SAM riboswitch aptamer (S box leader) from Streptomyces glaucescens, 174 nucleotides, folded computationally. The sequence is in RNAcentral, with records from Rfam and Ribocentre. Rfam family: SAM riboswitch aptamer (S box leader). Its family is annotated with regulation of gene expression in the Gene Ontology. Rfam's curators write: The SAM riboswitch is found upstream of a number of genes which code for proteins involved in methionine or cysteine biosynthesis in Gram-positive bacteria. Its mean pLDDT, the model's own confidence on a scale to 100, is 75. Taxonomically the source falls in Streptomyces (Bacteria, Bacillati, Actinomycetes, Streptomycetaceae). The model forms 97% of the base pairs in the Rfam consensus.
RNA sequence: AGCUCAUCCAGAGGGGCAGAGGGACACGGCCCGAUGAAGCCCCGGCAACCCUCCAGCCGGUCUCGUAGAUCACCGCCGAUCACGCCGAUCGCAUUGAUCGCUUCCGCGAGGCUCCCGGCUAGGGAAGGUGCCAAAUCCGUCUCACGGCGAAGUGCGUCGUGAGGAAGAUGAGGA
Numbered sequence: 001a002g003c004u005c006a007u008c009c010a011g012a013g014g015g016g017c018a019g020a021g022g023g024a025c026a027c028g029g030c031c032c033g034a035u036g037a038a039g040c041c042c043c044g045g046c047a048a049c050c051c052u053c054c055a056g057c058c059g060g061u062c063u064c065g066u067a068g069a070u071c072a073c074c075g076c077c078g079a080u081c082a083c084g085c086c087g088a089u090c091g092c093a094u095u096g097a098u099c100g101c102u103u104c105c106g107c108g109a110g111g112c113u114c115c116c117g118g119c120u121a122g123g124g125a126a127g128g129u130g131c132c133a134a135a136u137c138c139g140u141c142u143c144a145c146g147g148c149g150a151a152g153u154g155c156g157u158c159g160u161g162a163g164g165a166a167g168a169u170g171a172g173g174a
Base pairs, nucleotide, nucleotide: 003172004171005170006169007168008167013043014042015041016040017039021032022031023030026140027139028138029137044132045131046130049128050127051124052123053122055120056119057118058117059116060115061111062110063109064108065107066106068099069098070097071096072095075092077091078090079089080088081087136166141163142162143161144160145159146158147157148156149155
């Protein structure tokens, strides 16, 4: 310097040095500031991003269960078609043959014993950061809706909502 993700309407200040600016940049607004700005130092605090504990759920994981298919034969059976009779097709059943009946996968049930990951809710705060006026102080760009400008479109302006851009902080990775 740049990438990805998450968060940004909550919270939390005293002292010392210093001495005029500050609220990221630009513009517009609105604020803070000699009752002392920025900056630096000390102490204190907030929060919970990293970290950690517990519970639940999900996934991975673990355990158990899950075997029939094809062909042929055949008829006391059923359906449909045909019908004077014989019949044809399909289904089902019998018998026989062949293959399969390990694992994996799939499906179903269960477990939370061990381990891993994710999500949700709650707790902790030693350490690494961060933060301790105002929503990231507000707006700026896009869209939607509403009010006003004499009705519609359009435009302008004001407001509300959603999103974006920019920025800040953390975590990760290069």